[in-house]
Predicted 3D model of a 73-nucleotide RNA (transfer RNA) from a Clostridia bacterium.

RNA sequence: CGAGGUGUAGCGAAGGUGGUAUCGCGCAUCGUUCGGGACGAUGAGAUCGCAGGUUCGAGUCCUGUCACUUCGA
Numbered sequence: 001c002g003a004g005g006u007g008u009a010g011c012g013a014a015g016g017u018g019g020u021a022u023c024g025c026g027c028a029u030c031g032u033u034c035g036g037g038a039c040g041a042u043g044a045g046a047u048c049g050c051a052g053g054u055u056c057g058a059g060u061c062c063u064g065u066c067a068c069u070u071c072g073a
Base pairs, nucleotide, nucleotide: 001072002071003070004069005068006067007066010025011024012023013022019056027043028042029041030040031039049065050064051063052062053061
C1' cells in the first nucleotide's frame, strides 16, 4: 500500500428481506435465612466505534473515517 473480518449495557453474545434493542453473567433493592450462599421478585444500565446520506422510520442499506485483527505485496 491492496483485499477481507470484527466493533451492540461492566463482561460475553443474539438481533429473519429496515418498524422505537434481547439473553446469560455481573450490579442495586426487597423477600427467604441466625448470617452467608443458593433461590424468588423487582429495577437500573447501551441513542448500536465515530461522522454524514437514503427513508415516514436505520443496529440492519449507502459513503467516509477510527481502532483491533487476518491474508497478500
The source organism's lineage runs through Bacteria, Bacillati, Bacillota and Clostridia. Its mean pLDDT, the model's own confidence on a scale to 100, is 81. Its Rfam family is "tRNA". By type it is a transfer RNA.